Model confidence (mean pLDDT): 82 of 100. A computed fold for a 582-nucleotide part of an RNA from Olea europaea var. sylvestris, annotated as large-subunit ribosomal RNA, domain V. The full RNA is in RNAcentral, with records from SILVA.
[in-house]
Context: one part of a larger RNA
RNA sequence: CCUGCACUUGGAUAGAAAGACCCUAUGAAGCUUCACUGUUCCUUGGGAUUGGGUUUGGGCCUUUCCUGCAUAGCUUAGGUGGAAGGCGAAAAGGCCUCCUUCCGGGGGCCCGAGCCAUCAGUGAGAUACCACUCUAGAAGAGCUAGAAUUCUAACAUUGUGUCAGGACCUAUGGGCCAAGGGAUAGUCUCAGCUAGACAAUUUCUACGGGGCGUAGGCCUCCCAAAAGGUAACGGAGGUGUGCAAUGGUUUCCUUGGGCCAGAUGGAGAUUGGCCCCCUAGUGCAAAGGUAGAAGUGAGCUUGAUAGAAAGACCCACCCUUCGAGCAGGGACGAAAGUCAGCCUUAGUGAUCCGAUGGUACAGAGUCGAAGGGCCGUCACUCAGUGGAUAAAAGUUACUCUAGGGAUAAUAGGCUGAUCUUCCCCAAGAGCUCACAUCAACGAGAAGGUUUGGCAAAUCGAUGUCGGCUAUUUGCCACCUGGGACUGUAGUAUGUUCCAAAGGUUGGGUUGUUCACCAUUAAAGUGGUACGUGAGCUAGGUUCAGAACUUCAUGAGAUAGUUUAGUCCAUAUCUGGUGUGGG
Numbered sequence: 001c002c003u004g005c006a007c008u009u010g011g012a013u014a015g016a017a018a019g020a021c022c023c024u025a026u027g028a029a030g031c032u033u034c035a036c037u038g039u040u041c042c043u044u045g046g047g048a049u050u051g052g053g054u055u056u057g058g059g060c061c062u063u064u065c066c067u068g069c070a071u072a073g074c075u076u077a078g079g080u081g082g083a084a085g086g087c088g089a090a091a092a093g094g095c096c097u098c099c100u101u102c103c104g105g106g107g108g109c110c111c112g113a114g115c116c117a118u119c120a121g122u123g124a125g126a127u128a129c130c131a132c133u134c135u136a137g138a139a140g141a142g143c144u145a146g147a148a149u150u151c152u153a154a155c156a157u158u159g160u161g162u163c164a165g166g167a168c169c170u171a172u173g174g175g176c177c178a179a180g181g182g183a184u185a186g187u188c189u190c191a192g193c194u195a196g197a198c199a200a201u202u203u204c205u206a207c208g209g210g211g212c213g214u215a216g217g218c219c220u221c222c223c224a225a226a227a228g229g230u231a232a233c234g235g236a237g238g239u240g241u242g243c244a245a246u247g248g249u250u251u252c253c254u255u256g257g258g259c260c261a262g263a264u265g266g267a268g269a270u271u272g273g274c275c276c277c278c279u280a281g282u283g284c285a286a287a288g289g290u291a292g293a294a295g296u297g298a299g300c301u302u303g304a305u306a307g308a309a310a311g312a313c314c315c316a317c318c319c320u321u322c323g324a325g326c327a328g329g330g331a332c333g334a335a336a337g338u339c340a341g342c343c344u345u346a347g348u349g350a351u352c353c354g355a356u357g358g359u360a361c362a363g364a365g366u367c368g369a370a371g372g373g374c375c376g377u378c379a380c381u382c383a384g385u386g387g388a389u390a391a392a393a394g395u396u397a398c399u400c401u402a403g404g405g406a407u408a409a410u411a412g413g414c415u416g417a418u419c420u421u422c423c424c425c426a427a428g429a430g431c432u433c434a435c436a437u438c439a440a441c442g443a444g445a446a447g448g449u450u451u452g453g454c455a456a457a458u459c460g461a462u463g464u465c466g467g468c469u470a471u472u473u474g475c476c477a478c479c480u481g482g483g484a485c486u487g488u489a490g491u492a493u494g495u496u497c498c499a500a501a502g503g504u505u506g507g508g509u510u511g512u513u514c515a516c517c518a519u520u521a522a523a524g525u526g527g528u529a530c531g532u533g534a535g536c537u538a539g540g541u542u543c544a545g546a547a548c549u550u551c552a553u554g555a556g557a558u559a560g561u562u563u564a565g566u567c568c569a570u571a572u573c574u575g576g577u578g579u580g581g582g
Base pairs, nucleotide, nucleotide: 001582002581003580004579005578006577007576008575010574011573012572015568022404023403024402025401027400028399029396030395031394032393035201037199038198039197043192044191045190046189047188048187049186051151052150053149054148055147056146058144059143060142062140063139064138065137068134075126078133079132080131081130082129085116086115087114093110094109095108096107097106098105099104155181157179158178159177161176162175163174204216205215206214213233217239218238219237220236221235222234240385241283242342243341247301248300249299250298251297253295256276257275258274259273260272261271281290282289284347286345287344288343305328307326311322312321317386330339331338332337354378355377356376357375358374359373361372411458413454414453415452417451419447420446421445422444424442428438429437465539466537467536468535472527473526474525475524478503479502480501481498482497483496484495485494505518506517507516509515545563546562547561548560550557551556
């Protein structure tokens, strides 16, 4: 070097299972509820099956009656119309009685021939007479719905009553009889209310993983790198309007601050002088602008007006912005001219459905209409603001699927804020003396053991804390060894240099690493996938059972606690150990 045998498992990010943790999906399912929308049960009412009486109080219609007082006026004039006469088989009047607040009306008795209109007054003239009718009411007839009560014949119930099909019948059955219910109940149908009992679904996105928090449209500034544009969960703020004058035009004017002087009078009232030169003001944020004013007054007014628009800005699209000139009819101004809102930039919402005013485009054979079209207007914290629906919350550790290293937890990687170690300067402490020793404020490195940041490899799987076992390594040295300095007399120390050969304990509690105790020469610190689970364990963490605390309406949740909880494997290659052969 080649090749065996027996072992051992460090490696092949070994095998096994399209990761169960995490995230995503306009994926699924189980469960919950004061999510949304429904269904059913229950319940209430109307109608049908469903009939007869009595009593009672409503409504409607009809017949006969009756009622009606502003003032003036013979009077208690309901309204309207006709009408010159009407009534008299008992008129007027008197007595009694009934209804009636008076008035008025009805009935009975006595008496026995007249009484009332047409004339004056009133808006309206006779209840003299007739007809219709209004308000309130009385009596009678009819219709209708209701309530209470009652009846029996529908209907339902009960019967160890009875009978029958040559047996039996105490049959979820039939006939008859009886009993007690009874127009109820039950059933059907139509509505109202109403149980997560049941069902279909929804439960946003961004995000240095997700959750919690925060944000989501528009305007101003910085970032923004001297055109424009430009991101971040970068830094600051505003906005969802206001104004009939705070608009248009013509014209006049200049604010604010400082100093000085001047009765009360002062830092500040009003007056004068000088200086600064835009500091003031602009309805509101900021920026840009602004004194020839865009700021502050006054006069007259409505251009905050209907049509069409060359050309540009901005732009994925939809939106958005500016606009000369033309024509109509105007405002102000002597005129030239200016005026299509406001110093400018925020003050906002597409489409559909619908409403409303107009137009007369079409009008399902024709004429019309309905419903449409077109031109205006109106109704959305549709604010998750390019608005999924008119209408929507949770939980899953009982969970599932598709995927993702596009994205988290372990380990590795990058970084090194934090951490550990070293070093520079030397204010100071050290009686004096910076440097025996300690060292502030600062400055510079190294390491890759902490807590982090990033998310480039791994989610068709690289098993996670601690312990046990057996091994290896660095030195920034715990002990043993050898030096230097000392604020080293000695002993014992302190600081520092060389050195990794050897060593580096035992306990009680805890799953613990850590921590604590007692000894010891010493009880070192790190790396090795926080070394080591195809070597062991299974105490903790981290499935399904159960319980406590707290939270939640609840399903459930709980880096809070407790208890119980399947750790696979016959080694192919390589590495290693032992032992053979060539």